[in-house]
């Protein structure tokens, strides 16, 4: 240079093949239970999905182009 895979709350991942308003774990905030802590039950903030057009009532998803990182070629 070229193929291929990836990129989504703080962290790791899900949303398939088949566009329909983005789950679930840890963590974090508060509350109960307990003298306290630990457990453990409840209740709630946080991503509009790497970036920048298109398609389409509708876009994480489907198309163009960049960046990135990870594999393999040369």
């Nucleotide at each position: 240079g070229g193929g291929c895979u990836g990129a989504u709350g703080g962290c790791g991942a899900a949303a398939u093949c088949c566009g329909g308003u983005a789950u679930c774990g840890c963590g974090c905030u508060c509350c109960g239970c307990u003298g306290g802590c630990a457990g453990u039950g409840g209740a709630g903030a946080g991503a509009c999905u790497g970036c920048g057009g298109g398609u389409u009532c509708a876009a994480a998803u489907c198309c163009c182009g960049c960046u990135c990182a990870g594999u393999c070629c040369a």
Molecule: transfer RNA
Organism: Candidatus Woesearchaeota archaeon